[in-house]
RNA sequence: CGUGCAGGAGAGCGCGUCGCAACUUGACGCCGCCGAAGGCGUAAUCCCGAAACCGCUCAGGCAAAAGGACUGCUCG
Numbered sequence: 001c002g003u004g005c006a007g008g009a010g011a012g013c014g015c016g017u018c019g020c021a022a023c024u025u026g027a028c029g030c031c032g033c034c035g036a037a038g039g040c041g042u043a044a045u046c047c048c049g050a051a052a053c054c055g056c057u058c059a060g061g062c063a064a065a066a067g068g069a070c071u072g073c074u075c076g
Stems, first nucleotide, its partner, number of pairs: 001076002004073004012031001014030005032062003038058001039056003045050002
């Protein structure tokens, strides 16, 4: 670093219009919010261009499912 297994947080089943056989689930618009894929910025630090669990919220996300930084075990 990769494979498999297990754990794994936050925040809206928001409102309107359209669409649909029907639907919280599709499209568009509006308002509110989250920080743990990714991205950007900076602190400490150092080999001085790298870089956080901090900041931003571009992307992403806000029932469940999925995803999920990261952690443990396993194999290569």
Molecule: Glycine riboswitch aptamer
Organism: soil metagenome